[in-house]
Context: one part of a larger RNA
RNA sequence: CGUACACGGUGGAUGCCUUGGCAAUCAGAGGCGAUGAAGGACGUGAUAAUCUGCGAUAAGCGCGGGGGAGCCGAUAAAUAGGCAUUAUAUCCCGCGAUUUCCGAAUGGGGGAACCCAGCUGCUAUAAGGCAGUUAUCUCAUACUGAAUACAUAGGUGUGAGAGGCAAACCCGGGGAACUGAAACAUCUAAGUACCCGGAGGAAAAGAAAUCAACCGAGAUUCCCUAAGUAGCGGCGAGCGAACGGGGAACAGCCCUUAAGCUGUGGGGACGUUAGUGGAAGCACCUGGGAAGGUGCGCCGUAGUGGGUGAUAGCCCCGUACACGAAAACUAACCGCAGUGAAAUCGAGUAGGUCGGGACACGAGAAAUCUUGACUGAAUAUGGGGGGACCAUCCUCCAAGGCUAAAUACUCCUGAUUGACCGAUAGUGAACCAGUACCGUGAGGGAAAGGCGAAAAGAACCCCUGUGAGGGGAGUGAAAUAGAUCCUGAAACCGUGUACGU
Repeated sequence: CGUACACGGUGGAUGCCUUGGCAAUCAGAGGCGAUGAAGGACGUGAUAAUCUGCGAUAAGCGCGGGGGAGCCGAUAAAUAGGCAUUAUAUCCCGCGAUUUCCGAAUGGGGGAACCCAGCUGCUAUAAGGCAGUUAUCUCAUACUGAAUACAUAGGUGUGAGAGGCAAACCCGGGGAACUGAAACAUCUAAGUACCCGGAGGAAAAGAAAUCAACCGAGAUUCCCUAAGUAGCGGCGAGCGAACGGGGAACAGCCCUUAAGCUGUGGGGACGUUAGUGGAAGCACCUGGGAAGGUGCGCCGUAGUGGGUGAUAGCCCCGUACACGAAAACUAACCGCAGUGAAAUCGAGUAGGUCGGGACACGAGAAAUCUUGACUGAAUAUGGGGGGACCAUCCUCCAAGGCUAAAUACUCCUGAUUGACCGAUAGUGAACCAGUACCGUGAGGGAAAGGCGAAAAGAACCCCUGUGAGGGGAGUGAAAUAGAUCCUGAAACCGUGUACGU
C1' cells in the first nucleotide's frame, strides 16, 4: 500500500411526519378614501431585541351582550408587581372614544416620516399655550370688474363634488414587434402585448328602420350544434361566419310628470356578527405507556374529523340534532326628494362622391355598419332592408332614452373536498421571506422543518485553560434519542484483526 471482515468518524440520501402550499365546490363579500385610505415612519410593556397588538387615553379606554376560574400576547423560562375567584378578572362579539408623523397629503416648502407660516377664538402673564381654519380643479351662486361704451375676460366670497389606492373580470381611446408564410413586401401574429380614460358587482348589449322566404319567427346575453361548412385568402400561410335546431334565463317600457334609477326616512323576515345543551365501557393480559389482544356490555338522527404515552363510536374536543342576541348589519314593503327631460316621433339626419375603418368578407360583382372632407332628401299618399342593380312581393320604422336574469372574474371571508405535494416536492417563502444578500437603479433574490410521551434538557464527582471536549453518576422505554439531538444510505477518512506484497 492492497484485499477481506468487524467497529467507528464524516455526510445527510431514504423512510415516516406536517405547522405550509396547490386545485376545486358551495355560500358570502365585491370595495377602501378629505369623517384623511392603501402603505409606512416613530413610539408604546416592570422589558435590551424582534414579531403581534395598539397610538401621547398607546399589548390599551367606555358602554352593551356572551362566558365563568383563572389571568396580565409570542420568541421566553424566571423574577418583581398586580387583577380575579359566583361575578364589572383575563377572554370572545357588537357599538363607541382615542388614533403622533409621513403618505392623494390638501396652509407654504421639502432630500417622505422634516422645516417654516398666516387668520379666527379662548386663555391674568402672553415674545407663551390650546383649539379651529387656510391646497387645487369642476359645478352652482353672490358681489365685483379691464383693454372698451354696454359687455366679456379676470378677481373675491360662499356652498357642493372630485382627487388617491386596489387581484382579476368589463367598456372605450390609442396600438407594436418577434413569429408564421420554411426568404419577404399584401397577409399572419393581433386589435394580442402594452399605454391612457372610465365604471360596476358585474360590465357591455337590449325591446327590430331584425331575421326569414312567400312558411313564418319575435329584445339582449351565454352554452351545445349547424361547422372547420358557406365563404375570405400573394386562393399561399392561414382566417372563418350566418340562417336554422336544442338548451340556460326570461320583462318589458318611456318622451302628455312616465317606466325606471339614485339618495334619504321608516320598516325590519330568513339570516350574519359571540355562544348553549348534546348519547354510550369496564375488567384482565402484553407493554415504559393501551386506544392493541381477550372477556362480558352499551349508545347511535352522533361509526365526519382531531387529540390523548401504540390502532378509542362509548377518555377529551367535537359530530347528528336542538336552542340562543342587549347591540350592529340586512330583503320585501311604505313615504319623501332628486333625476329621468332631449325632441313639436327625432335634419346638416338618411342618401351621394372621395379617403379610411368595422363586418369571417384583403375593393372585390360588395350589399350592410361607421365617418375625416365636400354635398344633401322625403315626412306615413312617406321611408329603410331583403348581399351590385331594377321591378314585383315580403318585412320593419333610423336619425331620443331606460331596463333585472341567464354570462365573466376572485385581492378577500367561512365551510367542505382531493387516485394533489410532502421540505431539491408543494407558493420564491412550512422557519420573523420578498427577508439575508447582489445591483447606482429599474430589478434580481436564496439557504434554512423533525430530541422526547413528558425537559424528566443531565444534580454531584473527575480530566482540562474557572475552556472546548470528554469520562462517571443520574433521567428516560431508549442517550449510538444529549440539544451539530427521529431514521441515518453512498461518496470520503480512520481503528482493530487476518492475509498478500
A computed fold for a 501-nucleotide part of an RNA from Reinekea sp., annotated as large-subunit ribosomal RNA, domain I. Its Rfam family is "Bacterial large subunit ribosomal RNA". Gene Ontology terms of the family: structural constituent of ribosome and ribosome. Its mean pLDDT, the model's own confidence on a scale to 100, is 84. The organism belongs to Reinekea, within Bacteria.